[in-house]
Predicted 3D model of a 475-nucleotide part of an RNA (small-subunit ribosomal RNA, 3' major domain) from an uncultured bacterium.
Context: one part of a larger RNA
RNA sequence: UGACGGGGGCCCGCACAAGCGGUGGAGCAUGUGGUUCAAUUCGAUGCAACGCGAAAAACCUUACCUGGGUUUGAAGUGCUAGUGAAUACGGUAGAGAUAUCGUAGGCCUUCGGGACACUAGUAUCAGGUGCUGCAUGGCUGUCGUCAGCUCGUGUCGUGAGAUGUCGGGUUAAGUCCCAUAACGAGCGCAACCCUUGUCUUUAGUUGCCAGCAUUAAGUUGGGCACUCUAAAGAGACUGCCGACGUUAAGUCGGAGGAAGGUGGGGAUGACGUCAAGUCCUCAUGGCCUUUAUGUCCAGGGCUACACACGUGCUACAAUGGUCGAUACAAAGGGCUGCAAGAGCGCAAGCUGGAGCUAAUCCCAAAAAAUCGAUCUAAGUUCGGAUAGGAGUCUGCAACUCGACUCCUUGAAGUUGGAAUCGCUAGUAAUCGCGGAUCAGCAUGCCGCGGUGAAUACGUUCCCGGGCCUUGCACA
Numbered sequence: 001u002g003a004c005g006g007g008g009g010c011c012c013g014c015a016c017a018a019g020c021g022g023u024g025g026a027g028c029a030u031g032u033g034g035u036u037c038a039a040u041u042c043g044a045u046g047c048a049a050c051g052c053g054a055a056a057a058a059c060c061u062u063a064c065c066u067g068g069g070u071u072u073g074a075a076g077u078g079c080u081a082g083u084g085a086a087u088a089c090g091g092u093a094g095a096g097a098u099a100u101c102g103u104a105g106g107c108c109u110u111c112g113g114g115a116c117a118c119u120a121g122u123a124u125c126a127g128g129u130g131c132u133g134c135a136u137g138g139c140u141g142u143c144g145u146c147a148g149c150u151c152g153u154g155u156c157g158u159g160a161g162a163u164g165u166c167g168g169g170u171u172a173a174g175u176c177c178c179a180u181a182a183c184g185a186g187c188g189c190a191a192c193c194c195u196u197g198u199c200u201u202u203a204g205u206u207g208c209c210a211g212c213a214u215u216a217a218g219u220u221g222g223g224c225a226c227u228c229u230a231a232a233g234a235g236a237c238u239g240c241c242g243a244c245g246u247u248a249a250g251u252c253g254g255a256g257g258a259a260g261g262u263g264g265g266g267a268u269g270a271c272g273u274c275a276a277g278u279c280c281u282c283a284u285g286g287c288c289u290u291u292a293u294g295u296c297c298a299g300g301g302c303u304a305c306a307c308a309c310g311u312g313c314u315a316c317a318a319u320g321g322u323c324g325a326u327a328c329a330a331a332g333g334g335c336u337g338c339a340a341g342a343g344c345g346c347a348a349g350c351u352g353g354a355g356c357u358a359a360u361c362c363c364a365a366a367a368a369a370u371c372g373a374u375c376u377a378a379g380u381u382c383g384g385a386u387a388g389g390a391g392u393c394u395g396c397a398a399c400u401c402g403a404c405u406c407c408u409u410g411a412a413g414u415u416g417g418a419a420u421c422g423c424u425a426g427u428a429a430u431c432g433c434g435g436a437u438c439a440g441c442a443u444g445c446c447g448c449g450g451u452g453a454a455u456a457c458g459u460u461c462c463c464g465g466g467c468c469u470u471g472c473a474c475a
Base pairs, nucleotide, nucleotide: 001475002474004471005470007469008468009467010466011465012464013463015459016458019423020422021421022420023419026314027313028312029311030310031309032308033307034305035304042053043052064300065299066298067297068296069295070294073125077123078122079121080120081119082118083117084116087104088103089102090101091100092099093098107114108113127289128288130287131286132285136283137282138278139277140276141274143272148187149186150185151184152183153182154163155162156161167178168177169176193266194265195264196263198234199233200232201231202230203229204228207224208223209222212221213220237260240254241253242252243251244250316416320375321374322373323372324371325370332363333362334361337356338355342351343350344349382413387408388407389406390405391404392403393402429451430450431449432448433447434446435445
């Protein structure tokens, strides 16, 4: 100087408390451990691994296993020789890779050949999701959006170092003020950026409709007031008033205001820590491999199953289930695409194809809610696992191993021990909608809106963190 303390002081955080809802019990989904297996590819392992890499494992992916092939190889370059193709279609053998056969099939030319392609040989070489993340770059997690981390000059100290950065106030903040052997400065904080909340101006189609006509319908004429869209501005600064405060920084209250003291949300992550994670994104040193640890193919596996754990979904019901009627979103996606009306089917879906390169058309029905009817406390008209049968769709192909539909079947489950998690407001809870990936496949992930709470006395305690101080057998 740090680190540490079941030392002290001050302060903060859904840290506790106060509340609301869960997990832990059940079934299923998914990840992991373990076990099994020819293989169940590899990585991630307290917080910070475990719906994680994977924003899609039937083939492919695929790295694993079994078997069948291949060895200058899937790519590039040089040389030698040969061929005329490359490519497309078809036949035969085969599980296929592949082998082989047939048909079609070029350009320039000084007729020597050339370009180009293929085959064979040869020489440089390729290849490796093989090892090492404890050789590395890059990227990322975490402490933590915590308020810290440093430097120049000066001063003090023999020196390591100190001071500044401490003290008194204050703040979300090393934020600001005062004081001060310090004076300044940098990286952080804040602001500048995006979005949302109010208004104005500009603009009015594909958007909108107040008044006038018109219609089944903003449908059409008309209009651009309003909504909305999207560009430029305005607006909030403790600016104004009062109290407190040191005449400060600021705090509390008030006015006006759409918004008030950082208005809400996001992006933004200092010096560093964990030899944290990643050599399987990529790049890369070294090592290893080169008729194999490369490469091609078929099939299998990654989907196994006495069990254990994590994360979720659905429930156990009446604030509910079922049936009927009826209302209100936002944000997205669409040409190898989204697909309306119509017809068929109980349905999944099929037929067909208007319109749309989209503020125009489509996906698209929002759901919870509301109104009415029914069920009456039961393992039930709750719950839907499991299983049998019949189908639909995608796709060469749904056996291992897809999703969905219909009929039948109807399991566990009556609110969950010890323990444990999230959340402070348009939040929790609850309800549906969209997107990426994607041929197909979502209870996961990323977004969107609808309905919409309770509680916070307080900081004694648990956990984590910041500052000062003290002890120290630690470095």
RNAcentral holds the full RNA, with entries from ENA, Greengenes and SILVA.